[in-house]
RNA sequence: GAGCUUGUAGUCGAGUGGCAAGACGUCACGUUGACAACGUGAAGAUCCGGAGUUCGAUUCUCCGCAAGCUCA
Repeated sequence: GAGCUUGUAGUCGAGUGGCAAGACGUCACGUUGACAACGUGAAGAUCCGGAGUUCGAUUCUCCGCAAGCUCA
């Protein structure tokens, strides 16, 4: 330098156009003499940035940024 893939809670990770699942973690309560484990509940993501299409974008298109793989 060229091609491709990826970017979503603190971490991992689903979501093929209609206000974003789940797990781990965190917090509260229950349980215990106490801790762990377990049970119940809660909080937590303007979906990497910008523009475009659309009534409507996490999702489609373009330009950046970052990470990874392959080739040179």

This is a predicted structure of a 72-nucleotide RNA (transfer RNA) from a Candidatus Martarchaeota archaeon. Rfam family: tRNA. The family's RNA type in Rfam is transfer RNA. The RNAcentral record of the sequence draws on ENA. Its mean pLDDT, the model's own confidence on a scale to 100, is 84.